The RNA shown here (SAM riboswitch aptamer (S box leader)) has 114 nucleotides and comes from Desulforadius tongensis. The coordinates come from a structure-prediction model, not an experiment, and the mean pLDDT is 83. Taxonomically the source falls in Desulforadius (Bacteria, Bacillota, Clostridia, Peptococcaceae).
[in-house]
């Protein structure tokens, strides 16, 4: 760095340091931020691996349910992945401009492989 799979509308602090910027990236819109941004840290949530029961299965495998939990690994912790950007289709307007649904791409996480 890349492939595969799944998941992405739910949930989560009026804490401490810290000092100006955040929201992945391009544009294009909309937030949020000195009533303090990013980072860190402490807390919190979530359960993808691990884990512990219990089914199916010739099968120490797998597959499916169920449970806890960080004194195991991650991950999250404004606002649908904040919203559109390609593409199909509905609608309504008719100033061709707005909305709505599916997919698509992009991306984030998490397991497995190169």
């Nucleotide at each position: 760095c890349u492939c595969u799979u799944a998941u992405c509308a739910a949930g989560a602090g009026u804490g401490g340091u810290g000092g100006a910027g955040g929201g992945a990236a391009c544009a294009g819109g909309c937030c949020c931020a000195a009533u303090g941004a990013a980072a860190c840290c402490c807390g919190g949530c979530a359960a993808c691996c691990g884990c512990g029961c219990c089914a199916g299965c010739u099968g120490u495998a797998c597959u499916g349910g169920c449970g806890g939990u960080c004194c195991g690994g991650u991950g999250c912790u404004a606002a649908u992945u904040c919203c559109u950007g390609c593409a199909a289709g509905a609608g309504a307007u008719u100033a061709u401009u707005c909305u709505c649904u599916u997919g698509a791409c992009a991306g984030a996480u998490a397991a497995g492989g190169g």